[in-house]
Notes
Predicted 3D model of a 145-nucleotide RNA (FMN riboswitch aptamer (RFN element)). It was read from a public genome assembly, where an Rfam model found it. It matches the Rfam family "FMN riboswitch aptamer (RFN element)". About the family: The RFN element is a highly conserved domain that is found frequently in the 5'-untranslated regions of prokaryotic mRNAs that encode for flavin mononucleotide (FMN) biosynthesis and transport proteins.
RNA sequence: AUAAAACUUCGGGGCGAGGUGCAAUUCCUCACCGGCGGUGAUAAACACAAGUUUUAAGCCCGCUACUUUGUGCAAAUGUUUUUGUACAGAACGAUUUGGUGCAAAUCCAAAGCCGACGGUAUAGUCCGGAUGGAAGAAGUUAUUA
Numbered sequence: 001a002u003a004a005a006a007c008u009u010c011g012g013g014g015c016g017a018g019g020u021g022c023a024a025u026u027c028c029u030c031a032c033c034g035g036c037g038g039u040g041a042u043a044a045a046c047a048c049a050a051g052u053u054u055u056a057a058g059c060c061c062g063c064u065a066c067u068u069u070g071u072g073c074a075a076a077u078g079u080u081u082u083u084g085u086a087c088a089g090a091a092c093g094a095u096u097u098g099g100u101g102c103a104a105a106u107c108c109a110a111a112g113c114c115g116a117c118g119g120u121a122u123a124g125u126c127c128g129g130a131u132g133g134a135a136g137a138a139g140u141u142a143u144u145a
Stems, first nucleotide, its partner, number of pairs: 005141006016030004031125002033115002035063004043054004058113002067090010095111005117128003
C1' cells in the first nucleotide's frame, strides 16, 4: 500500500416582518433552507517543474429516506383484518437566458423553479412516526499477499 472480515463513532437545514380572519409559523406579500456519491474549466495551499492536496451543482447522472405492492415470519384481533419486521419489486420534484471560452445545464451575472406521509385553517420551514433508519463518511482491530 491492496483485498477481505469484524467492530466503533459520525451521518439534514430553514417562518423574521406585515396583512386577512374567531382561528393560519399552514392562506396572501416579502423572508429563509438545500442529505449522500459522481462529474466539473472554480478557488486556496504546496512545489523549480512535472504535479500534489483540499475545495466547488437543491433543479446534469446516480443513491437514500418518506409513499406503495407482493411474499415470508411474529404479535394482536372484532376471524379477516391490523401492526411490526425481513426480503423482492413499483413509484419518486425542479433551469433557463446572457457573458467568457476550444469546451460550461457545474464558472460569472440575471431571472426562475422544486421540496414524502400523518396532524392542525390548506405547512419544504411547526408538531409526530424519529432518542428511529439509510445513502454514505471516518476510524480501530487482527489476518493474508
The coordinates come from a structure-prediction model, not an experiment, and the mean pLDDT is 78.